Notes: The prediction has a mean pLDDT of 86. The part of an RNA shown here (small-subunit ribosomal RNA, central domain) has 351 nucleotides and comes from a Patescibacteria group bacterium. Its Rfam family is "Bacterial small subunit ribosomal RNA". The sequence was found in a public genome assembly. NCBI's taxonomy places the organism under Bacteria, Bacteria candidate phyla.
[in-house]
Context: one part of a larger RNA
RNA sequence: CUGGGCGUAAAGGGUGUGUAGGCGGUUAUGUUAGUCUUUUGUUAAAGCCUCGGGCUUAACCCGAGAAAUGCAGAAGAAACGGCAUAACUAUGAGAGUGUGAGAGGUUUGUGGAACUCAUGGUGUAGGGGUGAAAUCCGUUGAUAUCAUGGGGAACGCCAAAAGCGAAGGCAGCAAACUGGCACAUAUCUGACGCUGAGACACGAAAGCGUGGGUAGCGAACGGGAUUAGAUACCCCGGUAGUCCACGCCCUAAACGAUGUUCUCUCGCUUUUCGGAGUAUCGACCCUCUGAGAGGCCAAGCUAACGCGUUAAGAGAACCGCCUGGGAAGUACGGCCGCAAGGCUAAAACUC
Numbered sequence: 001c002u003g004g005g006c007g008u009a010a011a012g013g014g015u016g017u018g019u020a021g022g023c024g025g026u027u028a029u030g031u032u033a034g035u036c037u038u039u040u041g042u043u044a045a046a047g048c049c050u051c052g053g054g055c056u057u058a059a060c061c062c063g064a065g066a067a068a069u070g071c072a073g074a075a076g077a078a079a080c081g082g083c084a085u086a087a088c089u090a091u092g093a094g095a096g097u098g099u100g101a102g103a104g105g106u107u108u109g110u111g112g113a114a115c116u117c118a119u120g121g122u123g124u125a126g127g128g129g130u131g132a133a134a135u136c137c138g139u140u141g142a143u144a145u146c147a148u149g150g151g152g153a154a155c156g157c158c159a160a161a162a163g164c165g166a167a168g169g170c171a172g173c174a175a176a177c178u179g180g181c182a183c184a185u186a187u188c189u190g191a192c193g194c195u196g197a198g199a200c201a202c203g204a205a206a207g208c209g210u211g212g213g214u215a216g217c218g219a220a221c222g223g224g225a226u227u228a229g230a231u232a233c234c235c236c237g238g239u240a241g242u243c244c245a246c247g248c249c250c251u252a253a254a255c256g257a258u259g260u261u262c263u264c265u266c267g268c269u270u271u272u273c274g275g276a277g278u279a280u281c282g283a284c285c286c287u288c289u290g291a292g293a294g295g296c297c298a299a300g301c302u303a304a305c306g307c308g309u310u311a312a313g314a315g316a317a318c319c320g321c322c323u324g325g326g327a328a329g330u331a332c333g334g335c336c337g338c339a340a341g342g343c344u345a346a347a348a349c350u351c
Stems, first nucleotide, its partner, number of pairs: 003323004007305002012319001014202004021195003025088008034080001035077008049065006092192001093189003096185005104178007111155001115151008126137002163170002207248006216242002221237004259318006267296011300307002324351003333344004
C1' cells in the first nucleotide's frame, strides 16, 4: 500500500452556508472515448504452471505447450453508465394557500423582589465571622428597624425527563423588526437533488484594544487564622474582570466523547406541537395519523459495557479522521493575531 477501523481501546472536523469534485428519480428515442463480446498484433529470453526428456535421485538443466496482464488496431452489442433530444410527477426537492407552537435572533422601553450606598427617624452596645478564633465594623452611634432617594447586575414562582436554535447557546414583561420549523391541502415548477476539498460565515468562558459603567461576586494582592511550614483549603478586605458599545481573539470534556443525507427493519410506554375520525351542547375521553423529545425491550450488532425506528441493526452516497507509547500537538518553516497565542506539523533519540 491493499486492508481494517473511528460511543468508551488510536480515530467524527466546534457548527453551518456553499465552489470545484464525487454520487444521483421515472419514460422514450438517438448516439457510444466508459462497459461487455469476438478477433489480430505486441507484451524479448529466462522465470511461474503443465507435459516430456537429461545428469544414479533431487536441486539443476533441456525441449514443447499453456496461461496471465497491459497497450494498440478491427468488427460487433446497447442492459448499465455517459452525452443529446423530447416528455412525466404517484414518491425526491422547492414554491403557493390555510393553520400552529416555541427562553430562535436584534433593538427599544419597562416591572417587582433582593443587594448595596446616601440622607433622615427610632434605639443602645455590641455587630460580624468561625470548628474555635482573630483581623474587621461600632459611642464621630454600628448591628437591628422604619421612611425617602440613588445605583448596578440578575430575573423567584410558572418550570417540566418540557420548548427553540446549525452549533455555541437562549428564560421577568411589552412592542417593533426578523430567521427557521411542523401540520393540512395537492394549486404550481418539473429532478431544480445529496454530499462537500478549498472558501466564507457563526462560534461558551477566559483574554486583548478604545471608551463608558461598577451594586454583588471576585483571579492577583494585603491582612487574620490553621499548620512543622501553608505561596492553600476557612475568615476580613480587595484590583483586574464579570456589565454596555465597537473592534479583535477562535479555543473547550465546543460531548450524544456517536459527521451529513436517503431507504429498510417486532413492539410497549411517557411527553410536546399539529391533523382526521368518533364522541359531545362544548371541552375531555377513545381510535388513527404526521413531526419532535424521553424511558424499556424483539431481531440484529458489540470485546464487553451497552445500542436498539432519535441504531452503535441491514444497506447506499459523499466528506473528515486513525495506524504502538513517549519525545509532541512540541521544534523548524509557513499563514493568521496588537499580544496572549492559534492553525498546519515532523525527526533524532528512547521503551